A computed fold for a 401-nucleotide RNA from an uncultured Chloroflexota bacterium, annotated as Bacterial RNase P class A.
């Protein structure tokens, strides 16, 4: 100084002018009650203090907390975690570890049970063969048939016979080589063979077993050719562990009306309707007086909580214990805003200075930009989205000293 990893934090400030939401306090008017001192409710106006995030976001997990169901418990079914160990109200989250991957490293990424020898199911194309068996080309012995050769035997000779080699057939044997594939029967070497093969042996790897060490994932080491037929469980499954539904528009309370629903008293006539018709009766229609459901609508949940900050202590850590300190939005068509005018900070371009002359530093002029995003019961977490910034650790490289 250039490259780079992890971590933590910050995400405008300042002033005017004009609103907004909630709370306190005072003053006006207004209703309503009084035990006549007031008290209660509303409406305007003045003063004081208060008001979005690091994710308020997606609503993805996990829980308070409410209402409904079931009450123990257990079983099925259905879903959902999944390597160990800890932390937590709990959790699919956090911390610490293992193990596999990636990087020269800091580190960084894993749906990472059942090492698919429970069972069942799939493995397109291509290829002989995709898992119980198999030979496509090669390669290898052997029979057969045709054929060539030969300073070989037999024959004057044709011809035969053996040897050596080609080609073709039969029936075998081989997974070592080629070809196909996303994948091919443990990988490479050397012996070994007719050729080949864990067939045998080194090594490596994987399985099983014993033994050490570690709480545990697991790691080390010894022994066994054991190497059993490959993959896939984000296929069904199997195993262990957890799980009832709804969701603050939960749910409670108070409650209007030219709505309505029950009881009852009155009024009973010359009333309307209905009880198929007449006639009694009985039922609605009226006033009044009580109950109680409940709409709109007000209130309560409604924000003091697994709560934030600071110190000590325990612990690698995540946490967690103790002491002290702090009050920090509650809207409900939903308020935390706009207009301006200064400053900051980013980055262009241009101009000046300076010196260790280069992707430099400072400076003055002028353009541009200044995110993502907006609480709605709360709480721990994950994920996503972000102009532009500031801290601390840490790696590699190069130059200096």
């Nucleotide at each position: 100084c250039c490259a780079g990893g992890g971590g933590g934090c910050c995400g405008g400030g300042c002033g005017a002018c004009c609103g907004c939401c909630g709370g306190u306090u005072c003053c006006u008017c207004g209703c309503c009650u009084c035990u006549c001192g007031g008290g209660g409710c509303g409406a305007g106006g003045g003063g004081c203090g208060g008001g979005a995030g690091g994710a308020a976001a997606g609503u993805c997990c996990g829980a308070a907390c409410u209402c409904c169901a079931c009450a123990c418990g257990g079983a099925c079914a259905g879903g959902g975690u999944g390597c160990c160990g800890g932390c937590u109200a709990a959790c699919g989250g956090c911390c610490g570890g293992g193990c596999g991957g990636c990087g020269c490293g800091a580190g960084c990424c894993g749906a990472c049970g059942g090492a698919a020898u429970a069972g069942u199911g799939c493995c397109a194309c291509a290829g002989a063969a995709a898992c119980a068996a198999u030979a496509c080309c090669g390669c290898c012995g052997g029979g057969u048939c045709u054929u060539g050769u030969u300073c070989g035997c037999c024959u004057c000779a044709c011809g035969g016979c053996a040897g050596c080699g080609a080609g073709g057939u039969c029936a075998g044997g081989u997974a070592a080589g080629g070809g196909c594939g996303a994948a091919a029967u443990g990988g490479c070497g050397c012996g070994g063979u007719a050729a080949g093969a864990g067939c045998g042996c080194a090594c490596c790897g994987g399985c099983g077993u014993c033994g050490u060490g570690g709480u545990g994932a697991c790691a080390c080491g010894g022994c066994g050719g054991c190497c059993g037929a490959g993959g896939c469980a984000a296929a069904c499954c199997c195993c262990a562990c957890c799980c009832g539904g709804a969701g603050c528009a939960a749910g409670g309370u108070c409650a209007a009306a030219u709505a309505g629903g029950g009881g009852g008293a009155c009024g009973u006539g010359u009333g309307a309707g209905g009880u198929g018709u007449c006639c009694g009766g009985c039922c609605u229609c009226g006033u009044c007086c009580c109950c109680g459901g409940g709409u709109a609508g007000a209130u309560c949940g409604c924000u003091g909580g697994a709560g934030g900050c600071g110190g000590c202590g325990g612990g690698c850590a995540a946490c967690c214990g103790c002491c002290g300190u702090c009050c920090u939005a509650g809207a409900u068509g939903g308020a935390u805003g706009g207009u301006c005018g200064c400053c900051g900070c980013u980055u262009c371009g241009u101009c000046c200075u300076c010196c260790c002359u280069g992707u430099g530093a400072g400076g003055g002029c002028g353009g541009a930009g200044u995110a993502c995003a907006g609480a709605a019961u709360u709480c721990g977490g994950c994920u996503u989205a972000c102009a532009g910034g500031c801290c601390c650790c840490c790696u590699g490289g190069c130059a200096u000293g």

Of the family's consensus pairs, 97% are formed in the model. Its mean pLDDT, the model's own confidence on a scale to 100, is 77. Its Rfam family is "Bacterial RNase P class A". By type it is a ribozyme.